The prediction has a mean pLDDT of 83. This is a predicted structure of a 104-nucleotide RNA (SAM riboswitch aptamer (S box leader)) from Gottschalkia purinilytica. The RNAcentral record of the sequence draws on Rfam and Ribocentre. It matches the Rfam family "SAM riboswitch aptamer (S box leader)". Gene Ontology term of the family: regulation of gene expression. The source organism's lineage runs through Bacteria, Bacillota, Tissierellia, Tissierellales and Gottschalkia.
[in-house]
RNA sequence: CUCUUAUCGAGAGUGGUGGAGGGACUGGCCCUGUGAAACCCAGCAACCUGUAUCUAUUUAGAUACGUGGUGCUAAAUCCUGCGAUAUUUGUCGGAAGAUGAGGU
Numbered sequence: 001c002u003c004u005u006a007u008c009g010a011g012a013g014u015g016g017u018g019g020a021g022g023g024a025c026u027g028g029c030c031c032u033g034u035g036a037a038a039c040c041c042a043g044c045a046a047c048c049u050g051u052a053u054c055u056a057u058u059u060a061g062a063u064a065c066g067u068g069g070u071g072c073u074a075a076a077u078c079c080u081g082c083g084a085u086a087u088u089u090g091u092c093g094g095a096a097g098a099u100g101a102g103g104u
Stems, first nucleotide, its partner, number of pairs: 002103007013041001015040003021031003025081001027079002042073003047069002050065006077096001082093004
């Protein structure tokens, strides 16, 4: 870089450094000197790993913990884009995106 697969309406900062941007992209709508991004610390969660217990026989499932690897900590992935359906803003699906695990 690309492919497969699972998840995406829950959760988590009155901290320190920093000093103007940020929310992927489009169109909106927002956040931000009452301090953006980024870094550190802290925290959340339980995808992979690990440990313990139970079930169970396939080396599987459930529960707990949170050692290690990621991830995350405004707003539903902030809404939206394409299609169907209802008919006036809804519903369903898809695309795109993000993250994990596995593969090339």